[in-house]
Context: one part of a larger RNA
RNA sequence: UGCGUAUGGUGGAUGCCUUGGCGUCAGAAGGCGAUGAAGGACGUGAUAAGCUGCGAUAAGCUGCGGAGAGCCGCAAAUAGGCCGAGACCCGCAGAUUUCCGAAUGGGGAAACCCGGCAAGGGUCAUACCUUGUCCGCCUGAAGAUGAAUCCAUAGUCUUCAGGCAGCCAACGGGGGGAAGUGAAACAUCUCAGUACCCCUAGGAAGAGAAAGCAACCGCGAUUCCCUCAGUAGCGGCGAGCGAACGGGGAACAGCCUAAACCGAGCGGCGCGUUAAAGCCUGCCAGCGUUGCGCCGCCGGUGUCGCGGGGCGUGUUUGGAUCCCGGGCAGCGGGGUCGGAGAGUCAAAAACCAAUUCGUUAGCCGAACAGGCUGGGAAGCCAGACCACAGACGGUGAAAGUCCGGUAGGCGAAAGCGAAUUGGCUCUCUAGACACGUUCCCAAGUACCGCGGGACACGUGAAAUCCUGCGGGAAUCCGGAGGGACCACCCUCCAAGGCUAAAUACUCUCUGACGACCGAUAGUGAACCAGUACCGUGAGGGAAAGGUGAAAAGGACUCCUGGCGGAGAGUGAAAUAGAACCUGAAACCAUACGCAU
Numbered sequence: 001u002g003c004g005u006a007u008g009g010u011g012g013a014u015g016c017c018u019u020g021g022c023g024u025c026a027g028a029a030g031g032c033g034a035u036g037a038a039g040g041a042c043g044u045g046a047u048a049a050g051c052u053g054c055g056a057u058a059a060g061c062u063g064c065g066g067a068g069a070g071c072c073g074c075a076a077a078u079a080g081g082c083c084g085a086g087a088c089c090c091g092c093a094g095a096u097u098u099c100c101g102a103a104u105g106g107g108g109a110a111a112c113c114c115g116g117c118a119a120g121g122g123u124c125a126u127a128c129c130u131u132g133u134c135c136g137c138c139u140g141a142a143g144a145u146g147a148a149u150c151c152a153u154a155g156u157c158u159u160c161a162g163g164c165a166g167c168c169a170a171c172g173g174g175g176g177g178a179a180g181u182g183a184a185a186c187a188u189c190u191c192a193g194u195a196c197c198c199c200u201a202g203g204a205a206g207a208g209a210a211a212g213c214a215a216c217c218g219c220g221a222u223u224c225c226c227u228c229a230g231u232a233g234c235g236g237c238g239a240g241c242g243a244a245c246g247g248g249g250a251a252c253a254g255c256c257u258a259a260a261c262c263g264a265g266c267g268g269c270g271c272g273u274u275a276a277a278g279c280c281u282g283c284c285a286g287c288g289u290u291g292c293g294c295c296g297c298c299g300g301u302g303u304c305g306c307g308g309g310g311c312g313u314g315u316u317u318g319g320a321u322c323c324c325g326g327g328c329a330g331c332g333g334g335g336u337c338g339g340a341g342a343g344u345c346a347a348a349a350a351c352c353a354a355u356u357c358g359u360u361a362g363c364c365g366a367a368c369a370g371g372c373u374g375g376g377a378a379g380c381c382a383g384a385c386c387a388c389a390g391a392c393g394g395u396g397a398a399a400g401u402c403c404g405g406u407a408g409g410c411g412a413a414a415g416c417g418a419a420u421u422g423g424c425u426c427u428c429u430a431g432a433c434a435c436g437u438u439c440c441c442a443a444g445u446a447c448c449g450c451g452g453g454a455c456a457c458g459u460g461a462a463a464u465c466c467u468g469c470g471g472g473a474a475u476c477c478g479g480a481g482g483g484a485c486c487a488c489c490c491u492c493c494a495a496g497g498c499u500a501a502a503u504a505c506u507c508u509c510u511g512a513c514g515a516c517c518g519a520u521a522g523u524g525a526a527c528c529a530g531u532a533c534c535g536u537g538a539g540g541g542a543a544a545g546g547u548g549a550a551a552a553g554g555a556c557u558c559c560u561g562g563c564g565g566a567g568a569g570u571g572a573a574a575u576a577g578a579a580c581c582u583g584a585a586a587c588c589a590u591a592c593g594c595a596u
Base pairs, nucleotide, nucleotide: 001595002594003593004592005591006590007589008588009587015581016546017545020517021516022514023513024512025511026510027509028508029506030505031167032166039100040099041098042055043054044053046078047077050074051073061094062093063092064091065090066089070082071081072080105114106113107112115134116133117132118131119130120129121128136164137163138162139161140160141159142158143157144156145155171202172200173199174198175197176196182189186236212219213218223250224249225248226247227246233241234240254498255497256496257442261300262299263298265297266296267295268294269293270292271291278287279286280330281329282328283327284326305476307441308440309439310437311436312435313434314433315432316431317430319337320336321335322334323333324332325331338429339428340427341426342425343424351423352422353421354420355419356418357417358416359415360414362410363409364408368383370381371380372379384401385400386390392404393403394402447471448470449469450468451467452466453465454464457483478493479492480491481490482489533540534539553580556567557566558565559564
C1' cells in the first nucleotide's frame, strides 16, 4: 500500500409518513372602486425582531345572535389582568380606519413637501392646531354674462344633480398583426388571422326572427353538440386547406321603429286687412294676428310577402258614467269605475308587505366491559351490544360501540339570495270584412367599373358578403336570391333597432372524489417563497420537511477556556439527545488476518 472481516465516523440514498400540491365533478359567485379600490408604506403589544390581525378607538370598539369555561394570536416565559353580571371564540350588522396609491387643492424622486377658503380651538396679536372643503371630463337643469351682427345666437362663467376615471385569472367582441416552421431549398402557399399589441363589454359575450335554405317536395330566428365527411371542393392540383345541404339531439320566444296619413298639440319662418278666406261639421251666438302654407319637435297610426300599410266608401259586432272643445246634435279628446290581459330575467319601470326555501354561526345524534402480551391495546382470547350510523380522522399499536364525527333530524335576532301571493305598475276597452284609390314601404343605398379583403373556394366559369376610389336606380306592373350570364319557375323583402335559454371560462367560495404526487416528486414555493440571492433594468430565481406517545429536552458530579465528552437521571428505546425516525453507497479511521 492492497484485499478481507469487524467496529466506528462521514454522508443522506432508501423505506415509512404528510401539514402541501395536482386533477375531476357538483353547487355558488362572477366583480371591487371618488361612501376612495386592488396593492402597499408606516405604525400598533408591559417586554416585541418577524409573521398574522388591526389603524392614533390601532392582536382592537359597539349592538344583535350562537356557544358555555376558560382566556390575553403564531409563541415559550415573567409581570399584570379578564371571565357564569357569560369572557375567549364563531356569525351578522355597525363604528373607527394614519399616509401613499385612479389619487383628485398645488407640487413630487409613491408613502413626502407646500397651500387657499370656511368654522372651531389657541394667542394681546401673529404663529400654531383640529374639522370640513378645493383636480379634470361628459350629460342635464337653473341663472348670469355675451361676439362677428341691431335684436339674437354661438361662446364664456357660476350653482345644483347624475355619470366617468383605476384594478381584475380565464372566457367574449372589435381594430392591427408577425416569424421560427412545413413545402425535405424557396417566392404563391403553410404556420395563421395563430402568437403578440391596442380598444372595449358582460356574467356570459357575440349571433338572432329570412331580401334564408331547398328543389318543383318541402322547411321555417339564432346558438351549441353528434353526424354528413376527411366527402364535395380549394391547392406551385405541391405541402397542405377543407365546407354545406340533409339527418339526430340540447334549448326554445318573439318584438319595436322609419315612411304614407291624422292632430282641434308646441316652436320657427313666410303669406295675410279684402273685416274676409278662417276658427272640426250644421244652426245660433261669438272670436278674429285668430288663420293658411312649409320646416322641425311631440303624440296617434303603422311594421308585412297566401304582399303589407295609409286614405275614401260600405257592411257588421261592441260596457257605464263624468269633464272638455261657447250652447244644442254629430264627431273628437281626456278622466273615473267596471271588464280583460301582462309584468321586473327581452320587448317600460321601481318599490313595499307576508309566507316559504336556501345561505352566512350552530345543535341533537345509538351501542363495551373483562382477561393476556406490551411502555402503551384499538392487537389476541373469551363474551355482549348498536346499526337509516361498519364514511373518514384522531386517540401511546390495528377501535362500528373512547373522542370528533357519520346516517338521520333540528336551528337565525341580523344580513344576503330566490320563489309564491298580495299591494303596485303597465296595456286594451275597438276591431273584422269587402270594394275603390295608387299615397307609402329605410339612397349616395342596391347595382356597375377599378383596387383589395372575407367566404373551405389561392381570380378562377366565381356567384355570395364587406368596402378605398369613381359612376349611380326602382317603390309592388317594384326589388333580391336560387354559384358566371339569360329565360321559365321557385323562394324571399336589403339598405333601422331590441331579444332569454341551450354555449365558453374560473382569480374566488363550499362540498365530494382520485388504478394523481409523496419532499431531486407534487405548484417555483409542504418550511416566514416570488423570499434569499443575481441583474442598472426588463427580468431571472433557489435551497430548505420528520426527537419522542408525552419535553418527561438530560437536575447534580467530573474533565474542560469553550466546543465537546464521561457518569447520574428521563424514556419502551438516548447508536431516539435536539447536527435528533430509518440511516444504503462513495470516502475516512481503528483492530485483526492475508498478500507485497

The part of an RNA shown here (large-subunit ribosomal RNA, domain I) has 596 nucleotides and comes from a Candidatus Eiseniibacteriota bacterium. Its Rfam family is "Bacterial large subunit ribosomal RNA".